The RNA shown here (TPP riboswitch aptamer (THI element)) has 99 nucleotides and comes from Desulfovibrio sp. The same sequence occurs in records of 2 taxa. The sequence is in RNAcentral, with records from Rfam and Ribocentre. Its mean pLDDT, the model's own confidence on a scale to 100, is 75. It matches the Rfam family "TPP riboswitch aptamer (THI element)". Its family is annotated with thiamine pyrophosphate binding in the Gene Ontology.
Formats: sequence, structure tokens, C1' cells
RNA sequence: CGACACCGAUUGGGGUGCGUCGCAUGGGCGGCGCUGAGAGCAUACCCAUCGAACCUGACGCGGUUUGCACCGCCGUAGGGAACUCGGGAGUCCACCAGC
Repeated sequence: CGACACCGAUUGGGGUGCGUCGCAUGGGCGGCGCUGAGAGCAUACCCAUCGAACCUGACGCGGUUUGCACCGCCGUAGGGAACUCGGGAGUCCACCAGC
């Protein structure tokens, strides 16, 4: 020379549940309410390898709730989208590696 926090862009990945009422009855649509960043279509939200965003196991187990949510376990499990570019006034620059 730099590294990192942090910010942005492009590209890509992902989810959309529960309660209740009404109408339906090829299994759905709508109103209201709850949790959440987001509750199904979008110029949103979250996440991108330092990857629990999200998926599988799983209609899983324990606590808790009307239920979802939430907490713990499963979980040092198995998968998972750029190891991109730019900014960087803050932090580091001891050691190690490359030039």
C1' cells in the first nucleotide's frame, strides 16, 4: 500500500402467519383485530458467505398464548443468494500473510 465499523448502488435471494365474523364449499374471498421490518404482488420490507434472511427436519420437543407470535431446545444439524462495485470525516494499523 491498507483492514474494519458504517453508508449507498447494481445484481441476486426470501417470507407473507394467527384469532374472529360474514359469504362461500374444488378448500377460497372479504371485513375487523393481534404479532412483526414485512402478513402476498411491491418503486415495499428483510437478507447476500463474518450468510438463523429464508428453507428442510417439522403437523418436532419443553414453557407460554384463545391462537399465531414470544422464550428455550433441536442447532458446532442439513441447505441457502455477490466472497460485487463505490463512498468511508469514525476505529485499528501490535502481530501474521502478500507486494